[in-house]
RNA sequence: GAUGAACGCUGGCGGCGUGCUUAACACAUGCAAGUCGAACGAAGCAUAUACGACGGAAGUUUUCGGACGGAAGAUGUAUAUGACUGAGUGGCGGACGGGUGAGUAACGCGUGGGUAACCUGCCUCACACAGGGGGAUAGCAGCUGGAAACGGCUGGUAAAACCGCAUAAGCGCACAGUUUCGCAUGAAGCAGUGUGAAAAACUCCGGUGGUGUGAGAUGGACCCGCGUCUGAUUAGAUAGUUGGUGUGGUAACGGCAUACCAAGUCGACGAUCAGUAGCCGGACUGAGAGGUUGAACGGCCACAUUGGGACUGAGAUACGGCCCAGACUCCUACGGGAGGCAGCAGUCGGGAAUAUUGCGCAAUGGAGGAAACUCUGACGCAGUGACGCCGCGUGCAGGAAGAAGGUUUUCGGAUUGUAAACUGCUUUAGACAGGGAAGAAUAAUGACAGUACCUGUAGAAUAAGCUCCGGCUAACUACGUGCCAGCAGCCGCGGUAAUACGUAGGGAGCAAGCGUUAUCCGGAUUUAUUGGGUGUAAAGGGUGCGUAGACGGGAGAGCAAGUUGGUUGUGAAAUCCCUCGGCUUAACUGAGGAACUGCAACCAAAACUAUUCUUCUUGAGUGCUGGAGAGGAAAGUGGAAUUCCUAGUGUAGCGGUGGAAUGCGUAGAUAUCGGGAGGAACACCAGUGGCGAAGGCGGCCUGCUGGGCACCAACUGACGCUGAGGCUCGAAAGUGUGGGGAGCAAACAGGAUUAGAUACCCUGGUAGUCCACACCGUAAACGAUGGAUACUAGGUGUAGGGGAUGAAUAAUCUUCUGUGCCGUCGCAAACGCAGUAAGUAUCCCACCUGGGGAGUACGGCCGCAAGGUUGAAACUCAAAGGAAUUGACGGGGGCCCGCACAAGCAGUGGAGUAUGUGGUUUAAUUCGACGCAACGCGAAGAACCUUACCAGGGCUUGACAUAUAGAGGAAUAUGCUAGAGAUAGUAUAGCUCUUCGGAGUCUCUAUACAGGUGGUGCAUGGUUGUCGUCAGCUCGUGUCGUGAGAUGUUGGGUUAAGUCCCGCAACGAGCGCAACCCCUAUUUCUAGUUGCCAGCACGUAAAGGUGGGAACUCUAGAGAGACUGCCGGUGACAAAUCGGAGGAAGGUGGGGACGACGUCAAAUCAUCAUGCCCUAUAUGUCCUGGGCUACACACGUACUACAAUGGCUGUAACAAAGAGAAGCGAAAUCGCGAGGUGGAGCAAAACUCAAAAAAGCAGUCUCAGUUCGGAUUGAAGGCUGAAAUUCGCCUUCAUGAAGCCGGAAUUGCUAGUAAUGGCAGGUCAGCAUACUGCCGUGAAUACGUUCCCGGGCCUUGUACACACCGCCCGUCACACCAUGAGAGUUGGGGAUACCCGAAGCCUGUGAGCUAACUAUAUAGAGGCAGCAGUCGAAGGUAGAAUCAAUGAUUGGGGUGA
Repeated sequence: GAUGAACGCUGGCGGCGUGCUUAACACAUGCAAGUCGAACGAAGCAUAUACGACGGAAGUUUUCGGACGGAAGAUGUAUAUGACUGAGUGGCGGACGGGUGAGUAACGCGUGGGUAACCUGCCUCACACAGGGGGAUAGCAGCUGGAAACGGCUGGUAAAACCGCAUAAGCGCACAGUUUCGCAUGAAGCAGUGUGAAAAACUCCGGUGGUGUGAGAUGGACCCGCGUCUGAUUAGAUAGUUGGUGUGGUAACGGCAUACCAAGUCGACGAUCAGUAGCCGGACUGAGAGGUUGAACGGCCACAUUGGGACUGAGAUACGGCCCAGACUCCUACGGGAGGCAGCAGUCGGGAAUAUUGCGCAAUGGAGGAAACUCUGACGCAGUGACGCCGCGUGCAGGAAGAAGGUUUUCGGAUUGUAAACUGCUUUAGACAGGGAAGAAUAAUGACAGUACCUGUAGAAUAAGCUCCGGCUAACUACGUGCCAGCAGCCGCGGUAAUACGUAGGGAGCAAGCGUUAUCCGGAUUUAUUGGGUGUAAAGGGUGCGUAGACGGGAGAGCAAGUUGGUUGUGAAAUCCCUCGGCUUAACUGAGGAACUGCAACCAAAACUAUUCUUCUUGAGUGCUGGAGAGGAAAGUGGAAUUCCUAGUGUAGCGGUGGAAUGCGUAGAUAUCGGGAGGAACACCAGUGGCGAAGGCGGCCUGCUGGGCACCAACUGACGCUGAGGCUCGAAAGUGUGGGGAGCAAACAGGAUUAGAUACCCUGGUAGUCCACACCGUAAACGAUGGAUACUAGGUGUAGGGGAUGAAUAAUCUUCUGUGCCGUCGCAAACGCAGUAAGUAUCCCACCUGGGGAGUACGGCCGCAAGGUUGAAACUCAAAGGAAUUGACGGGGGCCCGCACAAGCAGUGGAGUAUGUGGUUUAAUUCGACGCAACGCGAAGAACCUUACCAGGGCUUGACAUAUAGAGGAAUAUGCUAGAGAUAGUAUAGCUCUUCGGAGUCUCUAUACAGGUGGUGCAUGGUUGUCGUCAGCUCGUGUCGUGAGAUGUUGGGUUAAGUCCCGCAACGAGCGCAACCCCUAUUUCUAGUUGCCAGCACGUAAAGGUGGGAACUCUAGAGAGACUGCCGGUGACAAAUCGGAGGAAGGUGGGGACGACGUCAAAUCAUCAUGCCCUAUAUGUCCUGGGCUACACACGUACUACAAUGGCUGUAACAAAGAGAAGCGAAAUCGCGAGGUGGAGCAAAACUCAAAAAAGCAGUCUCAGUUCGGAUUGAAGGCUGAAAUUCGCCUUCAUGAAGCCGGAAUUGCUAGUAAUGGCAGGUCAGCAUACUGCCGUGAAUACGUUCCCGGGCCUUGUACACACCGCCCGUCACACCAUGAGAGUUGGGGAUACCCGAAGCCUGUGAGCUAACUAUAUAGAGGCAGCAGUCGAAGGUAGAAUCAAUGAUUGGGGUGA
C1' cells in the first nucleotide's frame, strides 16, 4: 500500500459499487421454460342466424266468463363466427440464459497453427422441385385393475404425425478413364455406365412454410508446437502397453474396439507415484525484473444428491428429461410409489462472518408465434449492511475583564483560550409547503416515483468520534500504584519522585470513521536473471581418472537454426495509460487513441554463436638427447642401540622421583667384558631442501616401473579444459584370517600425589604397533584457500636445468621449471592477500542461506561389526557468529618502584588493668561506624546536665520563630505552703517613652502554624575516607583508520617524578610532578626589652642585682647561601650519572602544608542544609529517678610488667614547647601525704604552673615470684561539685593476684629514625594508660629484588565488560512442552486378483407376434416381443503396499525462579 474481510468503540446525508471465502451440508414454501388454433381432430364457452317444443309481457277487444296478440326470457338442434378456454396429437424451444468450483497437473487452460480426417437446426444467397396414393393412432366413448402413482382391453377418428410409388437438375455409392494441382496418404474438375434416396400444406394472393443440392455465416469436433505448482527420504514405469496388418465403429482421424504378428514405448531435459490446485484476460504490490492472487466483470473447462447407462435430437451422454444401483427424506391401504435449490428469495446447521420468502416485464436481451401477444427470479429497480471508493455537512465573522470552571505551579504565574459567553451573518444536508422530469425508438405502455431536480418558509437550529503522546514516530505534565496491578510491533517499562501501567488536564494524527486481528507484496541485494557469496562470519567435495553435459585457438568458403531489421496476421471485449465528453464535482461512466513488451508466417542481412567443408601451428600430444629426486612396488644386505640368553670379573645395592614407594638384587643384581638370539627403527648428512594427485615418502645395493624438467623443432593437426552420476587411491584408529612380537604401549594391576585422584608422576603390562591377504572410507584429510587459461611494479633467498660473457673450478648477465620471504597497484568487514592472489577477466564443477534441536530421527544405500553416506521436522531463542578497539584480568612475559620481602631493632598475640567492639542480658542497656579504609572511631573527656534511651509524673499555639485579631498590665524579684520535681497556690513590691494621637515591651485567648536526634546517605548539597603524594589523567589542531579509536602519552636512555634529553606525523596546551609558602640547619645586616653580660666600674652569702655595654647567646625582621655551579670518569658531543674539591649544608639538605581525571550507589539526613514520606493532646515539650558504666564469653587498641643494661635510697646536673583572670597562684606556714591556710606577683621573653626525667655519682639488694611486679581488697583521709550509692580522681597505712619474655600468626621502623625518658596543652567544676605537641638520651641493618603484598609502564592471550568475587560445563531432583521407538489397535484413500452381475448399447437367435410394400393371396421382405452372450456400476472376498490417529513402557531434546 491492498482486502468479498472480521472484531472493539463510535455513527449525520447522498452517489456508485459490492456482500456464504466455512458444510459440492440438509432443505419446508413460492416462483425460475414455455409457446404456436395461421399444423390437427374432438369437446366446452360466447355471439349471430334459422327451426322446433315451452313461455306468456305490453297492447287491442270484451257479454267481464274470456278472446286475440305474440315480445322479453329460458331451452333443444343445425350452421357460421371468435383476437375465448384447458387437456391431447403435431412443430419449434427445454443443449441458451442462470448457479457452483467438487473433480481435474490434463491438449484442461493460454497462445499460435493444422484438418487433403470433420459436423453444423434456426439465418443469408443460388439452383431445381412439390405428381399421385395408403394404413394407423392419441384424444374420445364403453368396460375394467390399483390406496395412490399409474394403467389394461374393446370400439371409432384427424393432421404439416407415419408409409410406399412416380420424378432426379444436382447429390451419395461402385467401376474403369482423363486434365490440373499438392508436403505424403491424396485433392479438385470433366465426361461415361450401373445403382440409391425427396417433399406439406396454408393464404388476406403480398407471401409464409416444405424437399434436394451447393455456397456463406454462426456454432462446434479432432490433431499438433510451446508454456502451465511441490516432493528424488517417489527411480524405474508400461500388456491394449508401443508399432504393424485385417475387420468393425465414429460426423471424423486414431488401440477408439477386436483378431493376429512383432517387442516395443516412456524416463535424470525427472517417467511413475504422492501432495496441492479449476485455467486465463486480469487484480494487488514493486523503480523494474519479479512475488502473491484468480471475489465481483468477461472467455474457456468441469459438475448438477453419489456412481453407471443410453434414448431423442442439428446439437446432450441433458441442473428444473429418462433407466438402473447406493445413501438420505417423504407418502402408503405395506402390495407399492414420490423427490433432488452448486436457479431467485427463504430455513436449519456450520462459522469470526455475508442481505428481502420485495416490485416489474417500462427498458435491454432471450424462447415460441405471421402477428397481436404469452413466458422470462436473465434483466431493470427497490430493500438491507460505513463492507469498499467518492462527495458534502456538523457553521462563518467579530469578540480580552485574557471571565468562571478545570489542570498545574517556583504561588508570581502558566495553560485550556478567541475557545466560551456576547454581537452580527448564512442555510448545504435535514424539516414543512408548492411545482415536477429525462429514461419512450410513439398511436399506446414507467416498476423505479411524487424519485432526481427547481422554488419558497423558519431557525445555529438536528449532526464527532477514534487512536496515540519512551525511541523507531508527530505529540508532556500531575496524581494513583509500587516487579503489584498492568503495558508491549521490536528494544523494553513497572521494586515509592513511572513523559512507557491506570486516571485527569493538555497535546498530536486521522476523521463518519478510528483502531486491532488475519492475509499478500514492499522495504529484504534476506534465493541475488537484473542483483549475493564460500581463507577467518554459513559455505571448496580428502584426492585424482573419466562418461553424459557445458565451454573452447588462427585463416577461408558455404548455409541461415539462433541473432538483427522490415512487412503481414493475430494478440476478444472490459481493465491500466493519454485526450475529449456526460452526471453541480468526484467516485462512476461514454467516445477516440495508445498499449497489450507475446506467438506465427513471409522477405532480407551474414558480424557473432551453431553447423558443413578446406587449411594452419602457437593450445595439446608424440619423438631424439640430457640430467635431478626419501615417487612406487619387489628381492637382498649393513652397522649403532634397546632387550633377552650364556660365560667371566666383581659386591651390595640398583632403579626411580619434586621427594618417595611399588619393582629388581646375597639363589649374586646394577656395573664391566666375551659370545649368541631376535624384532623394530634407520643418528650424523638434514636444509621453510627434494619427490608425489592427495594420503604420504628417509640406511645401503640390485633389477622392474610411474611422473615431472631442460634442449632440439622431426611428426600429428585443436586431438583441448572442466566434469553431475561412475571408478580409483585414501593417515591414524578399528575389523577378519594366518604369521611375528625387541622396544613402546590403550585396557588392566600395584606404588605415590590428593579432601578424593577411576588423572597428571613411577614400576609393570595385554590388545595394538610389524608382515601377508581382505575389509573399513573417515581426520583441524588445512594453505581451514576446487581445477584450467591469460594478463597485471619491483626486491631478495633457495633447488634442478639451458645459454652468453669471462683474468675460465670463481664471478657477472640472462632464461625455463619448482619452492620461501618482503612489498606497489588492486582487493578485502577488518585481519590480511599480493605473479604460488584472497588482483583483473573467461569457462566448468562442488557448496552456503539465523542459532539451537542435529549431522540427530525415520526411510534408502554401503559395511562382518564398529559405523559411514544421504538427511528432516515439531519445538525453542533474539540472537549465535567474524574481525578489530578500549579496558579489566591471567597460578603470561619484560622493565621499574615502595619498610613489600630480605638484613636488623622493638613489639603485638600469653598475664593484670584501661578502653572500644561483637555477643548476651535488660524496662532501657540511645544512635551511627564493619576487610585494608569500623573497633582509645563520631566522643577535645556520660555522677545531674549532656541524652537522643527506659519508667513514672505533667503541658497542648506549645520549650523556640513569625504574622493577624481581641483582651489585659503585667513581666519579674523576694518570701511562705504542697509536691520527687515540673508545677500549683499565696503574700509583698511592681512597666517605659510620648508631640498625648499613639508607640514599645510583656502576659492571656483565638487562628495560621511551630516542633521532630522520626524514615530514606540507594532522592541530594556540603564535608570526609580510600587507591595515593601513586605518576598519572586529558584537550586543541593536524595525521592515520569505514568505524570504535589510534597517534601525541609509544621507542632508546635517564629520573623520586609523563623529570629531562634524543628520536619520531606530529605540533602545542591544560590538570597533576617539581618550584613558589611555613618550620628547621649556616651566616650577614638592622634592632636591643621583659632577653644577654665579653670588656670597664659598683656590689652580694650567692645572684645581670646595679651603672653601663651592643661584642656573644637569644629574640624577629630583612638578606645571603646550593645551582650538578666547578673538576675528572662514563654516556651519544645529550639528558644524566659516578667520584672529587670547596662548603654549615650536595645532588628534591631534613620535615610540614599542598591530594590530578576518577573508583568504591564508600561514610555521614545524629554537625549543618535539604526533596519526598510519616507524626500533630505526640515520634513534640518539661521534670524526677534510672540507663548509656550490666557480664558465662570473643576480638581490636593501649598501659604496667615479668627484672641486675634492673629495683630501692641518697646526691653540686641539663630542656623545649606551652598555659594562665570565675585563671596561674610564689614565699611563708600546717599536715607523713593528698592537701589546707596564705595571698606576693602576673592579662605574661618580666610573675606563676615548674620539680624536668632518664643520665651521672655513691650505697644497698644478688636471681628469688624476690627489696621484681603491682592487680585486688580492708581501713583512714583529701579535693571538685546542690549531689561522688549505682558511677569520679588523689593520699597514707595494710593486703600483695596473674605474670619468670609469650603457640599458630602478625605489626611498626632506614637516622636525630627505632627504642627509651620525662614535660606541656586541648577537652574540663572534677576525672587521661587516650589524643595533640615538645625536648632529652640515642642505636642496629639493608647482600640484594628469586619469592609474599601493593603499585606504575610496555607487550601478549581472552568466550570477561556488574569486568576473575567474571564467565561457564555436565549429571541428578521437580514441573511443563513437542518428538523418536513400541506388543499392538483403529481408520482413510489408491491400486491388484477373484466372485456376483442391475440398467443399457452391441452381437447372435428369434419355432412366438406382426397395419402400410410385394405377391401366384400360400407367403415373402421388413419389424417387434422373448431368450442367450461379451462388456458392465454398486456390492462381496483376499493378500500386499501406503498415509494418518492412538498405545502400557521407554530414548534422547527443549524451557523454567

Predicted 3D model of a 1457-nucleotide RNA (small-subunit ribosomal RNA) from an uncultured bacterium. The coordinates come from a structure-prediction model, not an experiment, and the mean pLDDT is 84. It matches the Rfam family "Bacterial small subunit ribosomal RNA".